Two RNAs folded together computationally: RNase P RNA and transfer RNA, 425 nucleotides in total. It holds a member of the Rfam family "Bacterial RNase P class A". By type it is a ribozyme. The prediction has a mean pLDDT of 78.
RNA sequence: CAAGUAAACCGGACGACCGCCCUGAUUUAUUUCUGGGAGGAAAGUCCGAGCUCCACCGGGCAGGAUGCUGGAUAACGUCCAGGAGGGGUGACCCUACGGCAUAGUGCCACAGAAACAAACCGCCCGCUUCGGCGGGCAAGGGUGAAAUGGCGAGGUAAGAGCUCACCGGCGCGCCGGGUGACCGGCCGGCCGGGCAAACCCCAUCCGGAGCAAGACCAAAUAGGGGGAUCCUGGUGCCCGGCCUUUCCCCGGGUUGGUCGCACGACCCUCCCAGUAAUGGGAGGGCUAGAUAGAUGGUCGUCGUCCGCCUUCGGGCGGAUACAGAACUCGGCUUACAGGUUUACUUGGCCA
RNA sequence: GCCGAGGUAGCUCAGCUAGGUAGAGCAGCGGACUGAAAAUCCGCGUGUCCCCAGUUCGAUCCUGGGCCUCGGCA
Numbered sequence: 001c002a003a004g005u006a007a008a009c010c011g012g013a014c015g016a017c018c019g020c021c022c023u024g025a026u027u028u029a030u031u032u033c034u035g036g037g038a039g040g041a042a043a044g045u046c047c048g049a050g051c052u053c054c055a056c057c058g059g060g061c062a063g064g065a066u067g068c069u070g071g072a073u074a075a076c077g078u079c080c081a082g083g084a085g086g087g088g089u090g091a092c093c094c095u096a097c098g099g100c101a102u103a104g105u106g107c108c109a110c111a112g113a114a115a116c117a118a119a120c121c122g123c124c125c126g127c128u129u130c131g132g133c134g135g136g137c138a139a140g141g142g143u144g145a146a147a148u149g150g151c152g153a154g155g156u157a158a159g160a161g162c163u164c165a166c167c168g169g170c171g172c173g174c175c176g177g178g179u180g181a182c183c184g185g186c187c188g189g190c191c192g193g194g195c196a197a198a199c200c201c202c203a204u205c206c207g208g209a210g211c212a213a214g215a216c217c218a219a220a221u222a223g224g225g226g227g228a229u230c231c232u233g234g235u236g237c238c239c240g241g242c243c244u245u246u247c248c249c250c251g252g253g254u255u256g257g258u259c260g261c262a263c264g265a266c267c268c269u270c271c272c273a274g275u276a277a278u279g280g281g282a283g284g285g286c287u288a289g290a291u292a293g294a295u296g297g298u299c300g301u302c303g304u305c306c307g308c309c310u311u312c313g314g315g316c317g318g319a320u321a322c323a324g325a326a327c328u329c330g331g332c333u334u335a336c337a338g339g340u341u342u343a344c345u346u347g348g349c350c351a
Numbered sequence: 352g353c354c355g356a357g358g359u360a361g362c363u364c365a366g367c368u369a370g371g372u373a374g375a376g377c378a379g380c381g382g383a384c385u386g387a388a389a390a391u392c393c394g395c396g397u398g399u400c401c402c403c404a405g406u407u408c409g410a411u412c413c414u415g416g417g418c419c420u421c422g423g424c425a
Base pairs, nucleotide, nucleotide: 001347002346003345004344005343006342007341008340009339010338012302013301014300015299016298017297018296020037021036022035024033025032039322043333044332046331047330048329049328050327051210052209053208054207056241057240058239059238060237061236063206064205065204066203067202068082069081070080071079072078083097084095085094086093087092098201099200104199105198106195107194108193120141121140122137123136124135125134126133127132149167150166152164153163154162168191169190170189171187173186174185175184176183177182214259215258216257217256224250225249226248227247228246233243234242255425266285267284268283269282270281271280272279273278303320304319305318306317307316308315309314352424353423354422355421356420357419358418361377362376363375364374371408379395380394381393382392383391401417402416403415404414405413
């Protein structure tokens, strides 16, 4: 210098004028002034919680979710560290990764002889009326996504893990290391597919609804019509305790305000423990709160990018991402013009 | 804002419950009948199964993510 890997971050700046929302002060016919006013994703609503209501509790069945190991956390399908497998020259990256599919059921279209129990061509032996028939084999051919471990030697009528050496896989065998997933060695054996993001099995977890939850004030209304009835409702079903006297549907009226709602698993700096996620301590800070929904517009100077011109000083024109709070947090995922920093890898050149 | 349902031929829908190469009705086109047309009869095609990844030999179907449409809730 080029190409790349990982992580963190920025994502316009300043000034003037005119507005919008909240808050506080001042004034009381509504002026004036102070302070604050979007994001890394506010998004998708995909997970997990806080909070609120369903009065509450227990058991069984059904249903749902997760799935290597250890840890972190309020919790998680998230995060950190590690193991195994796979990819890359490498930095490094990816994995839905329980059940050796030896509990069971099921599926594997077409092709092919055969898709899980087998023999079409073929090879060998015997018989033969020379057309074939009976038996043995699973090496070779062919089909397919997938065909019974690979290769060599021995062996044989022909062959075959039938036997042996090496390699690969398995072991519900032993020894050693590790908290563990697992790793290393030895041993004696065994080698007949795939699919659990098919049913299922195992382990762990899970009650339902959601701030339009819910509470209060005010207003409105006819306690209207129909149904269930001593049973109804309380989680999808069942059982038991317990609570309740009412519960469900249709139609009509009102459609205003306050709270919930902004101090919180909060933010910044430093120290300590830990490989890390994270935890603990000290000091400082207060940081949007609307209800059809404020956070905007114009102008000037500068920045960044693109195109054209150039007398290389610069000039002209255009653009300036994704997007936008609505009860609040922790994550994940998706969208994003352009740019910065740090660490590392590979290749080239120079000293 | 929150919760749910769906996307298959030009239109309305099946098929997704054991994954094997997608159908029905209407519409359309061609032919027959008719002087001509309608009705009727015969035949025919039309598909990015919303999009992108993954699992699998193979995906409309199973899993994850995205886009669009519709409905309900004080």